Predicted 3D model of a 97-nucleotide RNA (THF (Tetrahydrofolate) riboswitch aptamer) from Firmicutes bacterium UBA5454. It matches the Rfam family "THF (Tetrahydrofolate) riboswitch aptamer". About the family: Tetrahydrofolate (THF) riboswitch was first reported for Ames et al. as an RNA motif in 5' untranslated (5'-UTR)regions of folate transport and biosynthesis genes in Firmicutes genomes. The model forms 91% of the base pairs in the Rfam consensus. The organism belongs to Bacillota, within Bacteria. Its mean pLDDT, the model's own confidence on a scale to 100, is 81.

[in-house]
């Protein structure tokens, strides 16, 4: 100095282990906060927190019965394993040259 590459929040799949199914969580909207490749910066992504609005799939057994258990089911559910995707710009780091 070129040339290739890796990594971050978090996305998705496929397993597993809960939770809810007398309705929490997910999703919306508004306010306020934070975190966000090693470093510098940041939001169209992320997460919390407070308010609103809106809103669902239950069956079969068992049992004397229960808001009790078992199963299969459902939920834009939680958490974790692994496999895949992933920060625009500057520098850094790896590797060839």
């Nucleotide at each position: 100095u070129g040339c290739a590459g890796a990594g971050u929040a978090g996305g998705a799949a496929u397993g597993g282990u809960g939770c809810g199914u007398c309705a929490a969580g997910u999703g919306u909207c508004a306010g306020g906060g934070g975190a966000u490749g090693g470093g510098a910066g940041g939001u169209u992504g992320c997460c919390c927190c407070u308010g609103a609005a809106c809103g669902a799939a239950g069956g079969a057994c068992u049992g004397a019965a229960a808001c009790a258990g078992u199963c299969c089911g459902c939920g834009g559910u939680a958490c974790c394993c692994u496999u895949u995707c992933g920060c625009a710009u500057c520098c850094g780091c790896u590797g060839c040259c």